This is a predicted structure of a 505-nucleotide part of an RNA (small-subunit ribosomal RNA, 5' domain) from an invertebrate metagenome. Its Rfam family is "Bacterial small subunit ribosomal RNA". Rfam links the family to the GO terms structural constituent of ribosome and ribosome. The RNAcentral record of the full RNA draws on SILVA. Its mean pLDDT, the model's own confidence on a scale to 100, is 88.

Context: one part of a larger RNA
RNA sequence: GAUUGAACGCUGGCGGUAUGCUUAACACAUGCAAGUCGAACGGCAGCAUAAGAGAGCUUGCUCUCUUGAUGGCGAGUGGCGGACGGGUGAGUAACGCGUAGGAAUCUACCUAGUAGUGGGGGACAACUCGGAGAAAUCCGAGCUAAUACCGCAUACGCCCUACGGGGGAAAGCAGGGGAUCUUCGGACCUUGCACUAUUAGAUGAGCCUGCGUUGGAUUAGCUUGUUGGUGAGGUAAUGGCUCACCAAGGCUGCGAUCCAUAGCUGGUCUGAGAGGACGAUCAGCCACACUGGGACUGAGACACGGCCCAGACUCCUACGGGAGGCAGCAGUGGGGAAUCUUGCGCAAUGGGCGAAAGCCUGACGCAGCAACGCCGCGUGGGGGAUGAAGGCUCUCGGGUUGUAAACCCCUUUCAGCAGGGACGAAAAUGACGGUACCUGCAGAAGAAGCCCCGGCCAACUACGUGCCAGCAGCCGCGGUAACACGUAGGGGGCAAGCGUUGUCC
Numbered sequence: 001g002a003u004u005g006a007a008c009g010c011u012g013g014c015g016g017u018a019u020g021c022u023u024a025a026c027a028c029a030u031g032c033a034a035g036u037c038g039a040a041c042g043g044c045a046g047c048a049u050a051a052g053a054g055a056g057c058u059u060g061c062u063c064u065c066u067u068g069a070u071g072g073c074g075a076g077u078g079g080c081g082g083a084c085g086g087g088u089g090a091g092u093a094a095c096g097c098g099u100a101g102g103a104a105u106c107u108a109c110c111u112a113g114u115a116g117u118g119g120g121g122g123a124c125a126a127c128u129c130g131g132a133g134a135a136a137u138c139c140g141a142g143c144u145a146a147u148a149c150c151g152c153a154u155a156c157g158c159c160c161u162a163c164g165g166g167g168g169a170a171a172g173c174a175g176g177g178g179a180u181c182u183u184c185g186g187a188c189c190u191u192g193c194a195c196u197a198u199u200a201g202a203u204g205a206g207c208c209u210g211c212g213u214u215g216g217a218u219u220a221g222c223u224u225g226u227u228g229g230u231g232a233g234g235u236a237a238u239g240g241c242u243c244a245c246c247a248a249g250g251c252u253g254c255g256a257u258c259c260a261u262a263g264c265u266g267g268u269c270u271g272a273g274a275g276g277a278c279g280a281u282c283a284g285c286c287a288c289a290c291u292g293g294g295a296c297u298g299a300g301a302c303a304c305g306g307c308c309c310a311g312a313c314u315c316c317u318a319c320g321g322g323a324g325g326c327a328g329c330a331g332u333g334g335g336g337a338a339u340c341u342u343g344c345g346c347a348a349u350g351g352g353c354g355a356a357a358g359c360c361u362g363a364c365g366c367a368g369c370a371a372c373g374c375c376g377c378g379u380g381g382g383g384g385a386u387g388a389a390g391g392c393u394c395u396c397g398g399g400u401u402g403u404a405a406a407c408c409c410c411u412u413u414c415a416g417c418a419g420g421g422a423c424g425a426a427a428a429u430g431a432c433g434g435u436a437c438c439u440g441c442a443g444a445a446g447a448a449g450c451c452c453c454g455g456c457c458a459a460c461u462a463c464g465u466g467c468c469a470g471c472a473g474c475c476g477c478g479g480u481a482a483c484a485c486g487u488a489g490g491g492g493g494c495a496a497g498c499g500u501u502g503u504c505c
Base pairs, nucleotide, nucleotide: 001505004502006501007500008499009498010497013377014376015375016374017373019370020369021335026333027332028331030330031329032328035080036079037078040077041076043073044072047071048070049069050067051066052065053064054063055062056061057060087288088287089286096213097212098211099210100209101208102207105205106204110201111200112199113198114197115196116195118152120150121149127142128141129140130139131138132137158167159166160165172193173192174191175190176189177188180187181186214260215259216258221251222250223249226248227247228246229245230244231243232242233241263285264284265283266282267278268277269276270275290311291310292309293308294307313324314323315322316321341367343366344365345364349363350361351360352359353358380410381409382408383407390401391400392399393398414446416441417440418439419438420437424432449494450493451492452491453490454475455474456473460489461488462487463486464485470477471476
C1' cells in the first nucleotide's frame, strides 16, 4: 500500500446495490415452514342448495325434520409427494473432495417401441354397539367400498434351467354417443387419463481404480477378518461385505501406526509473476439433524419438521403413565467485541398434488433494520476590500483568519409538498406500490465531520504544565521559554465518513 461477513471511538444528508451469529452443533416460549387428489373408494361431521313434510305466522319469510339428491367436504381407506426444496459444518486426513478413467448395477415420474388390460374371491378402516384410561390412546364384537389385498386364466417380450422343462401380470375412472340388448342401474362403442409386462432412451444414484489433497519422528513399528484363496450367504451390484475351511500373509523411512488440526472444490484476497493466505455470500459435492443405536416403508432414506430402543434435558399427570426436539423463517434467553423484522405476497420464477379449476409453498419475490462494504450525488454558484467586527499573534508599525463573512445577483440536484403514474403479465391475475419515473411549487433554504501538524510524513505559533500530568507505531518527547504533553489560533490530509484495534498478502 492493498484486503475484511469485522468490532470500538467520534460524527452522520440522500439514493442504488450487495452483505449481516465468524462465539455456545448452547437451551428454546409462540406462530408459520408439506401437502394434495371427491375424475380411486365407502361415506356425510360441518357449510350451502334443492325437493318433500310439519310448525310459527308479518303469505313469503323464519324454524324443525327427512332425502348424499346437488355443490362440496371434516375424519377415514387408497394414490402420489413428504429422499426435493431450506439449514448447519459437529464429525471426517477419507475414494470425503478434485481430476481422469472403469465394470459387476438400480432408476418413481418423463420419452419412444412392442404386447396386453379376461374372469373371480375374501378382508380391513371409516361407521354402529360395548368396554378400559386423568390423558395420550387402546381393546372386543358386528357391517361395508375401492385404482387396497389375494388366487385363477392368458404370456409377444421377460425370469430360472440339469435344456427335459418350470415360473410370473394388470384396475379402473371421467367425458361423449347412433343403432342393438336391458333387470332401466347399465351393457356396448368411442375419446382422454390411468394400469400390466418388456425393450431402448433420458435423468438421477450406488460401486471400483490411477493421480492430487495440513502439521508433528519429542509418534517407528502397525495389523488377526488382519492379507490372499476355495465354497457359501448377502446385496440392485463387485468385494472379507459376512461366515466356514485353508494358507501366512498385508502395510511401513517414497513416513505405516498414533497425535493434533480441518468439511473439499469452483473460487476469494494479495502479488508484476512465481507464490502465499483464506474457503462468508453464490454454485457443485460430502456429512449431520438433541446424543448413541436400529431397522420399517419405498424407485429412492437407514429419513431435519417419520417409526422403535437407550440416554441426557424440558413439560403434563389423577403417579398408573404420557408429550417434545428451530443446525427451516421470524423471534427469546445465554455466550460474545459483534451480526436484523415474531413484516407483506404467492403477482413473478420454481416445486408438490390434481384432467382442470385450484390448493399448498418463511423456496422465492418484496418490504423493514444496520454507513457493515462498494458505487453515485448533495450540503450551493458568481460577484464582493473599507481587506469590517471578533479571534489569534506581534518587534505594537502590523500580520493572519480572509473573498472568508456581511452585502448584491443567480440556480434548485437531493430532501419536502402537490398532480400524473408504469414496465415487470401471455386473456384474467401486481405483494412490491400510489413505488420507480415525469411535471409543477417554495426557498440557500433541511444537510460536515474526523484525524493529524518533532523525524519517518504534508502541516507552527502562543499560553498552561515543569521527568509532574501526560504522549508514543519506531526513534523518542516532558526536570521553567516543550513546533513531541494539555488548550487555543493557524495549517495539512481524507470526507459521510474519519481514526483505532484485529486479520491476511